[in-house]
RNA sequence: GACUCUGUAGCUCAGUUGGCGGUAGCAUCGGACUUUUAAUCCGAGGGUCGUGGGUUCGACUCCCACCAGGGUCA
Numbered sequence: 001g002a003c004u005c006u007g008u009a010g011c012u013c014a015g016u017u018g019g020c021g022g023u024a025g026c027a028u029c030g031g032a033c034u035u036u037u038a039a040u041c042c043g044a045g046g047g048u049c050g051u052g053g054g055u056u057c058g059a060c061u062c063c064c065a066c067c068a069g070g071g072u073c074a
Stems, first nucleotide, its partner, number of pairs: 001073007010026003019057001028044005050066005
């Protein structure tokens, strides 16, 4: 330098043939239980879906550019 894959909550991820209110687990916080801790159970909060544009009535999803990371080739 060329090609290709990935980027969603603090972490690991689902959802991506455009359309309901964007998932779950762990972690965090609160409560129950317990003499206390742990474990278990219940609940809550937390997201500009990498950034910026475009198409569309409507974009996490399609298109373009850029940024970051991984891989292959040279």
Record summary: Predicted 3D model of a 74-nucleotide RNA (transfer RNA) from a Saprospiraceae bacterium. The organism belongs to Saprospiraceae, within Bacteria. The prediction has a mean pLDDT of 81. Its Rfam family is "tRNA". The family's RNA type in Rfam is transfer RNA.